[in-house]
């Protein structure tokens, strides 16, 4: 000083699936609690393994499972773009 990699922050974009049913409470609301089944996968987690590597062994998905989470709006949201900061690494 910064091409690549990783982390954090801010902004923008960002899907899917019951505003389910019953009961109770109530300030009678799209609220709170309990129960019941039906669904979704893109927080997280777990599993197989494509694939990758420094190939002994490791890292591993947008695939699968739905424990968790979610199924009006809001919030959240993998991932993508931009900006800033930091770490490693390189010259």
């Nucleotide at each position: 000083a910064u091409g690549c990699u990783c982390c954090c922050u801010g902004c923008g974009g960002g899907a899917g699936a019951c505003a389910c049913u019953g009961g109770c409470g109530c300030u009678u609301g799209a609220c709170g609690c309990c129960a019941g089944g039906g669904c979704c996968g893109a927080a997280g987690g777990c599993g197989c393994a494509a694939c990758c590597g420094c190939c002994c062994c490791g890292g591993a998905a947008a695939c699968g499972c739905u424990c968790a989470g979610g199924c009006a709006a809001a919030a959240g949201g993998a991932c993508c773009g931009c900006a800033g900061g930091g770490a490693a690494a390189u010259a």
Annotation: This is a predicted structure of a 91-nucleotide RNA (Glycine riboswitch aptamer) from a Rhodobiaceae bacterium. The sequence was found by an Rfam model in a public genome assembly.